[in-house]
RNA sequence: UGGGGUGUCGCCAAGCGGCAAGGCAUCGGUUUUUGGCGCCGACAUUCGUAGGUUCGAAUCCUGCCACCCCAGCCA
Numbered sequence: 001u002g003g004g005g006u007g008u009c010g011c012c013a014a015g016c017g018g019c020a021a022g023g024c025a026u027c028g029g030u031u032u033u034u035g036g037c038g039c040c041g042a043c044a045u046u047c048g049u050a051g052g053u054u055c056g057a058a059u060c061c062u063g064c065c066a067c068c069c070c071a072g073c074c075a
Base pairs, nucleotide, nucleotide: 001071002070003069004068005067006066007065010024011023012022018055026042027041028040029039030038048064049063050062051061052060
């Protein structure tokens, strides 16, 4: 430098045009002498970033950024 892949909550992870599942963690409540376990509830106006398309975008298109893989270049 070229090609390919990935980027979603603190962590993991579903979603594949119709408006963000779930698990762990965390925070309340309940129970308990206390802790743990169990049970109930809360927890992303937001999907790497900037634009575009669309009535509507995490999802499609373009640039850029980060990481991973492959190839190449210089020394």